[in-house]
Molecule: transfer RNA
Organism: Pleodorina starrii
RNA sequence: GCCUCGUUAGCUUAGUGGUAGAGCGUUCCCUUCAUAAGGGAAAGGUCUUGUGUUCAAACCUCAAACGGUGCA
Numbered sequence: 001g002c003c004u005c006g007u008u009a010g011c012u013u014a015g016u017g018g019u020a021g022a023g024c025g026u027u028c029c030c031u032u033c034a035u036a037a038g039g040g041a042a043a044g045g046u047c048u049u050g051u052g053u054u055c056a057a058a059c060c061u062c063a064a065a066c067g068g069u070g071c072a
Base pairs, nucleotide, nucleotide: 001071002070004068005067006066007065010024011023012022013021018055026042027041028040029039030038048064049063050062052060
């Protein structure tokens, strides 16, 4: 330099055009004499950035940034 994949909550990740979800973690509550285990609730997201298409974009287009694989 070229090709290709990825970027979504503190961490790991699902979601392929129509209200952004889960597990773990955090906080609170229930249960217990107490602890562990278990159950319930809450907080936490500009979906990397910009642009275009669309009534509507995390999702499709183009460009950029960062990271990974491969080739030279």